A computed fold for a 97-nucleotide RNA from an uncultured Acidobacteriaceae bacterium, annotated as TPP riboswitch aptamer (THI element).
Rfam family: TPP riboswitch aptamer (THI element). About the family: Vitamin B(1) in its active form thiamin pyrophosphate (TPP) is an essential coenzyme that is synthesised by coupling of pyrimidine and thiazole moieties in bacteria. Gene Ontology term of the family: thiamine pyrophosphate binding.
The model forms 96% of the base pairs in the Rfam consensus.
RNA sequence: UAACAGAAACAGGGGUGCUUCGCGAGUGCGGGGCUGAGAGAAACCCUUCGAACCCGAACCGGAUAAUACCGGCGUGGGAAGUUUCCGAAACGUGGGC
Numbered sequence: 001u002a003a004c005a006g007a008a009a010c011a012g013g014g015g016u017g018c019u020u021c022g023c024g025a026g027u028g029c030g031g032g033g034c035u036g037a038g039a040g041a042a043a044c045c046c047u048u049c050g051a052a053c054c055c056g057a058a059c060c061g062g063a064u065a066a067u068a069c070c071g072g073c074g075u076g077g078g079a080a081g082u083u084u085c086c087g088a089a090a091c092g093u094g095g096g097c
Base pairs, nucleotide, nucleotide: 001090004087006085007084008083009082010081011047012046013045014044016041017034018033019032020031021030022029023028053078054077055076059072060071061070062069
C1' cells in the first nucleotide's frame, strides 16, 4: 500500500395481485378469504457475492374458487453504493542478527 472478512453511517432501488361482502356508481372506499417477507405498511424486501424487482409476457405446463398460486422459461436480457471503523493474506521499504 492493500485483495479480502466483519460492523456502522448515510444514500439508493422495488412491489402491492386474485377473490368475496357492504357502501356505491368516482371501477372508488371499507371489511373478510388466498399466496407471500410484504398485497400502501412510516412496514417489508433488495443494493453488483445483485432471482429484490423489471422485460420477454395477453408466454408454456400443472393446480386452484381465482390469480403474475406452483414449476418452467433462467448459466436469457436488464436492475439500485458510497464512505468510515476494525481485522488482514500478499507485496514493498527500513533496521537488527